[in-house]
RNA sequence: AGUCAAAUCGGCGAUGGAGUCCGCCGCAACUGCCUUCAUGGGCUGAUGACUCCUGCAUGAAU
Numbered sequence: 001a002g003u004c005a006a007a008u009c010g011g012c013g014a015u016g017g018a019g020u021c022c023g024c025c026g027c028a029a030c031u032g033c034c035u036u037c038a039u040g041g042g043c044u045g046a047u048g049a050c051u052c053c054u055g056c057a058u059g060a061a062u
Stems, first nucleotide, its partner, number of pairs: 009026005016053006032043004
């Protein structure tokens, strides 16, 4: 100096916040789907999963 492994720490998981769990990454992880040669057009969801809050949309009741 390089490589590998473990631990600690930090970050990430298609639009906000919190908790728990899971997975991934160490400048990478991540940056949704369908259709079109491309341009363009269309669709689902605030979750990686669960619970709650906030925001948005629809219906009903008071």
This is a predicted structure of a 62-nucleotide RNA (Fluoride riboswitch aptamer (crcB RNA motif)) from a Deltaproteobacteria bacterium. The source organism's lineage runs through Bacteria, Pseudomonadati, Myxococcota and Myxococcia. Its mean pLDDT, the model's own confidence on a scale to 100, is 78. Its Rfam family is "Fluoride riboswitch aptamer (crcB RNA motif)". Rfam links the family to the GO terms positive regulation of gene expression and response to fluoride. The sequence was found by an Rfam model in a public genome assembly.